[in-house]
RNA sequence: AUUGAAUGCUCUUGGCGUGGAUGAGGCAUGCAAGUCGAACGGAAUCGUAGCAAUGCGAUUUAGUGGCGGAAGGGUUAGUAAUACAUGGAUAAAUUACCUCUUACCUGGGGAUAACGGUUGGAAACGGCCGCUAAUACCGAAUGAGGAGGUUCAAGGCAUCUUGAACAUAUCAAAGUAUGGGACCGUGAAAGCGGCCAUGCGGUGGGAGAAAUGUCCAUGCGAUAUCAGCUUGUUGGUGUGGUAAAGGCGCACCAAGGCUACGACGUCUAGGCGGAUUGAGAGAUUGACCGCCAACACUGGGACUGAGAUACUGCCCAGACUCCUACGGGAGGCUGCAGUCGAGAAUCAUUCGCAAUGGGCUAAAGCCUGACGAUGCGACGCCGCGUGGACGAAGAAGGCCUUAGGGUUGUAAAGUUCUUUCGCUUGGGAACAAGAGAGUGGUACAAAUAGUGCCAUGAUUUGAGGGUACCAGGUAAAGAAGCACCGGCUAACUCCGUGCCAGCAGCUGCGGUAAUACGGAGGGUGCAAGCGUUAAUCGGAUUCAUUGGGCGUAAAGAGCGCGUAGGCGGGAAUAUAAGUCGGAUGUGAAAUCCCAGAGCUCAACCACGGAGCUGCAUCUGAAACUAUAUAACUUGAGGAUGAGCGGGGAAAACGGAAUUCCACGUGUAGCGGUGGAAUGCGUAGAUAUGUGGAAGAACACCAGUGGCGAAGGCGGUUUUCUAGCUUAUUCCUGACGCUGAGGCGCGAAAGCAAGGGGAGCAAACAGGAUUAGAUACCCUGGUAGUCCUUGCCGUAAACGAUGCAUACUUGAUGUAGCUGGUCUCAACCCCAGCUGUGUCGGAGCUAACGCGUUAAGUAUGCCGCCUGGGGAGUACGCCCGCAAGGGUGAAACUCAAAAGAAUUGACGGGGGCCCGCACAAGCAGUGGAGCAUGUGGUUUAAUUCGAUGCUACGCGAAGAACCUUACCCAGACUUGACAUGCAGAGGACCGCACUAGAAAUAGUGCUUCCCUUCGGGGCUUUUGCACAGGUGCUGCAUGGCUGUCGUCAGCUCGUGCCGUGAGGUGUUGGGUUAAGUCCCGCAACGAGCGCAACCCUUAUCAUUAGUUGCCAGCAUUUCGGAUGGGGACUCUAAUGAGACUGCCUAGGUUAACUAGGAGGAAGGUGAGGAUGACGUCAAGUCCGCAUGGCCCUUAUGUCUGGGGCUACACACGUGCUACAAUGGCCGGUACAGAGAGUAGCAAAACCGCGAGGUGGAGCAAAUCUUUUAAAACCGGUCCCAGUUCGGAUUGUAGUCUGCAACUCGACUACAUGAAGUUGGAAUUGCUAGUAAUGGCGUGUCAGCUUAACGCCGUGAAUACGUUCCCGGGCCUUGUACACACCGCCCGUCACAUCAUGGGAGUUGGUUUUACCCGAAGUCGCUGACUCAACC
Repeated sequence: AUUGAAUGCUCUUGGCGUGGAUGAGGCAUGCAAGUCGAACGGAAUCGUAGCAAUGCGAUUUAGUGGCGGAAGGGUUAGUAAUACAUGGAUAAAUUACCUCUUACCUGGGGAUAACGGUUGGAAACGGCCGCUAAUACCGAAUGAGGAGGUUCAAGGCAUCUUGAACAUAUCAAAGUAUGGGACCGUGAAAGCGGCCAUGCGGUGGGAGAAAUGUCCAUGCGAUAUCAGCUUGUUGGUGUGGUAAAGGCGCACCAAGGCUACGACGUCUAGGCGGAUUGAGAGAUUGACCGCCAACACUGGGACUGAGAUACUGCCCAGACUCCUACGGGAGGCUGCAGUCGAGAAUCAUUCGCAAUGGGCUAAAGCCUGACGAUGCGACGCCGCGUGGACGAAGAAGGCCUUAGGGUUGUAAAGUUCUUUCGCUUGGGAACAAGAGAGUGGUACAAAUAGUGCCAUGAUUUGAGGGUACCAGGUAAAGAAGCACCGGCUAACUCCGUGCCAGCAGCUGCGGUAAUACGGAGGGUGCAAGCGUUAAUCGGAUUCAUUGGGCGUAAAGAGCGCGUAGGCGGGAAUAUAAGUCGGAUGUGAAAUCCCAGAGCUCAACCACGGAGCUGCAUCUGAAACUAUAUAACUUGAGGAUGAGCGGGGAAAACGGAAUUCCACGUGUAGCGGUGGAAUGCGUAGAUAUGUGGAAGAACACCAGUGGCGAAGGCGGUUUUCUAGCUUAUUCCUGACGCUGAGGCGCGAAAGCAAGGGGAGCAAACAGGAUUAGAUACCCUGGUAGUCCUUGCCGUAAACGAUGCAUACUUGAUGUAGCUGGUCUCAACCCCAGCUGUGUCGGAGCUAACGCGUUAAGUAUGCCGCCUGGGGAGUACGCCCGCAAGGGUGAAACUCAAAAGAAUUGACGGGGGCCCGCACAAGCAGUGGAGCAUGUGGUUUAAUUCGAUGCUACGCGAAGAACCUUACCCAGACUUGACAUGCAGAGGACCGCACUAGAAAUAGUGCUUCCCUUCGGGGCUUUUGCACAGGUGCUGCAUGGCUGUCGUCAGCUCGUGCCGUGAGGUGUUGGGUUAAGUCCCGCAACGAGCGCAACCCUUAUCAUUAGUUGCCAGCAUUUCGGAUGGGGACUCUAAUGAGACUGCCUAGGUUAACUAGGAGGAAGGUGAGGAUGACGUCAAGUCCGCAUGGCCCUUAUGUCUGGGGCUACACACGUGCUACAAUGGCCGGUACAGAGAGUAGCAAAACCGCGAGGUGGAGCAAAUCUUUUAAAACCGGUCCCAGUUCGGAUUGUAGUCUGCAACUCGACUACAUGAAGUUGGAAUUGCUAGUAAUGGCGUGUCAGCUUAACGCCGUGAAUACGUUCCCGGGCCUUGUACACACCGCCCGUCACAUCAUGGGAGUUGGUUUUACCCGAAGUCGCUGACUCAACC
């Protein structure tokens, strides 16, 4: 885009079309083929004449007869060719009616329906007897003519055609209607008949028109998993038959005929003009309309006829339905309507013959479900309308909102205008041509009858329908929906829902902020329709003729030889098959296209033109192809010379090694592995020596070297044999290329038979390994491997690249041959041909890559491909001894499968490097007791969070109340807290008492300020807005933080490369702690990180000396205490100093590294702060902030008490220990950094002590904390559960605090547990570090083994980077990309679906053979009958 459509929602109207696609299923009812009395005999009714008999006329008609029922109408079952289309043939034919023409229509005959009588049957329908007519039937006559025969002539294409002649034989007929003056016949007459005329009809010929039969060629589906088919088959002779050729039938003879250009079989199917689509080529299709065919309940058959093997005829058989008196009969909607059924689905049991057409008739006329009309269905196409203009207060309402507004929206309302269509009233066509009384003319004719023809013409014919159309009236009045709005694809927001409900054409949406679901508002598209479903074409160059491919995506056969076929070198002549031109015929009409016409337009329709790309015939051209002929040499082949090689086949020979056997020497192991064991060995192995046997394979040479078509070929020699190369250019003369089928070769494994069997070695056995180990490793070991003969026929049979030919820049190896230069000769060198490699240009390619050995540019031929899986499977067939091979589907299922390349990530891949990562050390943890945190459990509650590293002495720098978020109980509700508004009142606060556990309540006392006098401030209370929430979501967030990691990385601009993703830079060579620096480089620069800048510390200088210091001087109570001093220490401000600066060596004259000097310090001096892009949906809504949701007399607030402190247990982090490097006692030294007024607190006194009393001094270099401890000196203990260790418990106390019961710290006395150095495992630390000792601070009323700081004492070790862990860079592989915690395979179990097999069973279709066999046709007979003939 389209449809004979269906379906959902919706619907004002008109025109034109169209409508049973499925069950060719069954059918009630009505209608669809009759007509003619001018062919015939009757009958009935009516009229008329008549008394009647009877006659005449009209109408109707059963029967005989004629014509028509073979057309029209329906359907598509069958049919792949007896069909259809196109073009031919008929010299192989027929034709009723019609037209024209020609000649005739003489004379006879006997029957038979109807009818009458009788009779059978339920009916349908008959039987017998008798009568009768014809345009029914039958002889006869005639024969223009036909057909047959003979002869001649012309023509042609064989049978023949045409014309002429001859003679004989043969073949016809029907009348009827109307009219008629003479004449004739008959009869008494009437009349009838002859005769004449006209019309119709009949018979025999000829021609035409229009049909039909038959034949030929070409075209027209699928399937080769149908490859062979055929016996009347193929042909001939003869004969029969037919309208007609013909095996159409038959007899005989021959053995043919068709087929890979697809016979035969099976499946499907009416064909065509055309239709749909497409740029076209094509693809799909065959409704309506038209042509042809076939069919008519199913099958068979003939009859009649001009024509049928007959839709509404006949006979038979069958199925079905109906009637029946059960004996027997009837029927055929695939005609028009209609009905049932089946189906997603397809209309009225209408009107009319008025028109067009058909049948009959002389005609009027009759018949006509053909046809013309109307109805139903938005089924399709086309047309019109549902109003137009103005109208901002941008109304109301709706929706959204950032709360301002926006949008619906000029939309509505309102004002004004118009009236198509509809409704109503009135008018009102065309479709009608004809028929036809009568009249006139003319022809025939004897005719003023008659008839034909031509004019004129009273009268008359419309189903649709009072329809189309026109006019009046009416009032904006009666007339809009459907789908969609994430992208493709035009159109966006809110609410609801919460991986639910649902959507979905593809991609995909939905798990609490959904433009994707549902609703709403708004918008977009189309519009009386709009969506959906189904189907066809297009897009799809996705079967590729136009117009594709095959190295790796699907796809080159394993290789050759060769048949058919296809294609084929240069030059010439002829022909004209292909090819090209011209002409003629045909290509029906309709359709399509163009132009102008008719319906108001359009759809629609009439006319004209073009076209129908085709077929056939005639004619012309001769370039190309083809064919024929005769020649050519360059393709191909041969000859001669010279070479080459693991080419093939057969035979013979050789040495090394292995194993075995025999003998000798010799002794305890050998062998094997990662390590072992099985195994062998004292019955003498392994090792070693000598000799022998056997089989198999041939080291070195050996090489991207050689040969072969491929498979493949390797010791040496001989024989036979094939090939290739090169030189000469001698011979043949296109002999060529490819190659469907076919034939042959074809690794390994395997099979069969017979040999052989040393080594190796499937299966198998044992030993190991392992969770297991039907494996990898080891010890053994059989088929096999070897030979001969025969099968198999496959491989990643690979260059994943078919064969042949030609052309197209190069470089460099190598093998064979030849030539040249040079040389005495050879080599080197140069050139050519043939092979075989590497690199690489143009070009090609999706890229990788290929690149004269093409995957480039072309030609010829063959093979093969068309999404993945199912599946190279099943079935069938062929091959095979088998194994199996060849050919080779479908159902079902998925939305991908695949290729190449990119960036990451990963690897029990590689390279380089780093880190307390390992190693080397020191001290620990894990065992004990206790402290603390967590899990678990418990509980009314044990609030919550943190959970590998990166939670667990974490949030918490300090839970008795408070904190506090939890639980129980008691209270409050504008609230404990903030702001605003309105109303009322007044101080509020405070103090005392009472009740209560307290919150709270009550009582009493006390009691404002400013003022412009309006009020305000402050405060209490009431109400409304609101407060409040440690309630949820850290996966809605901000901020902050952890971790990788203080690891050295992460990026950008421009340029360049690539189709692109991307790359380059950032890689490489060095170097560094470092992407630090240097060098190189299609890169050049830059940013965030590194480093430095900052702080502390180590040295010095300057400045400043109080509260700090005291060298020298003086005083002294001997204490820097005092005078004094600034030298020193120190304090705290400013500076200096360190930069690989210097030297040597190495290194690329580099960066840098190693060593050295000087220096307080040396190679970032030490420590700190400082944390790139990012990762982990890491942590935190309970620090704070915050979206959304939730609670609102409670999830808020207050109070008392309890809990967070529980305790079979498990884990983390610590403290104290287990002791002699120690404990205890006594004595004696040396700090730093802090803190202090709700504070630190001295002296002195009391207490064993915690502490108390006290209160000097100090808001601090002044005073206090403040005795530092380990250390050192001396003493004691003597290796023990102790003079170690201190848990636990008892008693008595101290301090803080409203309050130490749950639940604080400390003191004294008493008690004196576990524990004797800690399993597997595991942590920290590289120097002022570890270890060890004490001191301080924050939090804090009080409470520390924690955290953060301070100083004292003060080590050991580092060979080194193999390994463990983590990290960085480069590279490699990848089927991973939520990225190895990835991806993913197979068995098993259960269920379901599809398919194959299956003992069988059943249905359908087709075929073959045989049997029975209806009707019927033909033949031969019999019986019977009989008019016309003999």
Molecule: small-subunit ribosomal RNA
Organism: uncultured prokaryote